A computed fold for a 158-nucleotide RNA from uncultured Terrisporobacter sp., annotated as Lysine riboswitch aptamer. Taxonomically the source falls in Terrisporobacter (Bacteria, Bacillota, Clostridia, Peptostreptococcales). It matches the Rfam family "Lysine riboswitch aptamer". Rfam's curators write: Riboswitches are metabolite binding domains within certain messenger RNAs that serve as precision sensors for their corresponding targets. The model forms 93% of the base pairs in the Rfam consensus.
[in-house]
RNA sequence: UAGAGGUGCGGUUAAAAAGAGUAUCAAUUUUGAGAUUGACAAGUCGAUGAAGAAUUGUGAAAGGGUUAAUCGCCGAAGCCAAUGUAUGUCAAAACAUUGAGCUGGGGCUUAAUUUAAUAAAUUAAGAACUCUCACUUUUUUAUAAAGUGAAGGAGCUA
Numbered sequence: 001u002a003g004a005g006g007u008g009c010g011g012u013u014a015a016a017a018a019g020a021g022u023a024u025c026a027a028u029u030u031u032g033a034g035a036u037u038g039a040c041a042a043g044u045c046g047a048u049g050a051a052g053a054a055u056u057g058u059g060a061a062a063g064g065g066u067u068a069a070u071c072g073c074c075g076a077a078g079c080c081a082a083u084g085u086a087u088g089u090c091a092a093a094a095c096a097u098u099g100a101g102c103u104g105g106g107g108c109u110u111a112a113u114u115u116a117a118u119a120a121a122u123u124a125a126g127a128a129c130u131c132u133c134a135c136u137u138u139u140u141u142a143u144a145a146a147g148u149g150a151a152g153g154a155g156c157u158a
């Protein structure tokens, strides 16, 4: 520099579903003091009726997943930690950077977290499968078969 693993990784767009007859809004009734925040502070609304509940009407959206197309790739990428950004303060989430930090890869089972969700995602553990390399044994001598190893991506092959 170029390649390989395979239910391989990630992005974008479109469609349908689900979210959901949910949230919101309006009217009526009931109720009677709080509501607006994850928590404070400030402000605003509230007995000219807050929040809640019931009935009727109106009625979404986002994130996530599926399918199809397409793009970039093989530490692809994800997670963890630290710092910074915006913000009244703290936290959370999102984004960016750094870290020879953890993880070879996909699935299955269990637990926890997130979520509308039993879908899906993340993390941890478990028993197998698979890929690479090393060692050992057998052999039809092809790196073929079997076994051991967590050894394992800044790796392997050319």
Base pairs, nucleotide, nucleotide: 001158002157003156006074008073009072010071011070012069013068014067015066025057026056027055028054029053030052034045035044036043038090039089040088077103078102079101080099081098082097083096084095085094104130105129108126109125110124111123112122113121114120131152132151133149134148135147136146137145138144

The sequence is in RNAcentral, with records from MGnify.